Molecule: Bacterial RNase P class A
Organism: Desulfomonilaceae bacterium
RNA sequence: CGGGGUGGCAAGGCGAUCGCCGGCGUCAAAAGCGCGGGAGGAAAGUCCGAACUCCGCAGGGCAGGAUGCCGGGUAACACCCGGUGAGGGUGACCCCAAGGAAAGUGCCACAGAAAGCAAACCGCCUCCACAGCGCUGGGGGCAAGGGUGAAACGGUGAGGUAAGAGCUCACCGGUUCUCGUGGUAACACGGGAAGCCAGGCAAACCCCAUCCGGAGCAAGACCAAAUAGGGAAGCGCUUGAGGAUGGCCCGUCCAAUGCUUCCGGGUAGGUCGCUUGAGGCGGCGGGUGACCGCCGUCCUAGAGGAAUGGUCGCCACCCGGUUUUUCGGGAACAGAAUUCGGCUUAUUGCCACCCCGGACC
Numbered sequence: 001c002g003g004g005g006u007g008g009c010a011a012g013g014c015g016a017u018c019g020c021c022g023g024c025g026u027c028a029a030a031a032g033c034g035c036g037g038g039a040g041g042a043a044a045g046u047c048c049g050a051a052c053u054c055c056g057c058a059g060g061g062c063a064g065g066a067u068g069c070c071g072g073g074u075a076a077c078a079c080c081c082g083g084u085g086a087g088g089g090u091g092a093c094c095c096c097a098a099g100g101a102a103a104g105u106g107c108c109a110c111a112g113a114a115a116g117c118a119a120a121c122c123g124c125c126u127c128c129a130c131a132g133c134g135c136u137g138g139g140g141g142c143a144a145g146g147g148u149g150a151a152a153c154g155g156u157g158a159g160g161u162a163a164g165a166g167c168u169c170a171c172c173g174g175u176u177c178u179c180g181u182g183g184u185a186a187c188a189c190g191g192g193a194a195g196c197c198a199g200g201c202a203a204a205c206c207c208c209a210u211c212c213g214g215a216g217c218a219a220g221a222c223c224a225a226a227u228a229g230g231g232a233a234g235c236g237c238u239u240g241a242g243g244a245u246g247g248c249c250c251g252u253c254c255a256a257u258g259c260u261u262c263c264g265g266g267u268a269g270g271u272c273g274c275u276u277g278a279g280g281c282g283g284c285g286g287g288u289g290a291c292c293g294c295c296g297u298c299c300u301a302g303a304g305g306a307a308u309g310g311u312c313g314c315c316a317c318c319c320g321g322u323u324u325u326u327c328g329g330g331a332a333c334a335g336a337a338u339u340c341g342g343c344u345u346a347u348u349g350c351c352a353c354c355c356c357g358g359a360c361c
Stems, first nucleotide, its partner, number of pairs: 001357010012315007020038002023035004040333001044344002047342005052216004064212005069083005084098001085096001087094002099207002104205002106201003121146002123142007130134001154172006173197002175194008220272004230263006242254004279298008317330005
């Protein structure tokens, strides 16, 4: 100098001025005036996890869903931290839903004889046949070699055999069982036994283990004009045209119709929920770390279909011109609505450490 990896920080500052939206004060009220406040690291996607609220719920099971190496953190998590194992990179470092394929079912394109328990295209060995001895035909044995494929039933060598084969043996690799050492554990290292040699896919069904009720602040609570239907009390009237009692009539009771009052209902509207919280900042301490504890300090939007903006000056940053003075230009993504913890995505600039390559001293 070039390329790369990881981590962190900031998201302009001050002043003036013109506006916008809440709050408080003044005022009987309004207007006006005064004081003070008013977006983010992602406020975004709404993908996880919770708080809170209402509904449901004896307990358990089925179905469904989520998660899936180990240990830790946390209110909780699919998040984070530290490890283990596998994979990628020359490296800094990155990355993995990483239980079970030896319970069962299923699938494995094309090619190939065969893709899972058996099988044989070329081939090897052997036997038989023949007007024809052939690059012939048929029977049997084999799976070493060739060929196909992403993947073909361990590898090398020796023995063995008609030819072969873990068929047998030695070594290597794997698997299962077992012992020891280290580690909380995942696991690592080492010893022993068994020819046990077993394809892949579970982000296919499935099996195992753990966890899980639903809806969401338009949750929900309170006040309450209006309307419908409802309840209670009282009053009054007409027809007896209702019902009960009764054989019938009278009578009594009920119902209905009307009016009044009250309860209740709950729409418009209003109030609460609403922002003090698993909170921020600083210091000290513990921990490799995520994080935790103690002390001190601070209060920082809370809204209505929705405010948080513009201009100017100076300073700071970047770019270009200029010897300098200085001149011109630029500054991203985006924007709260119940609140937190994460993840993901968008995006400007800067800093620190580290890695690789090159050149020079």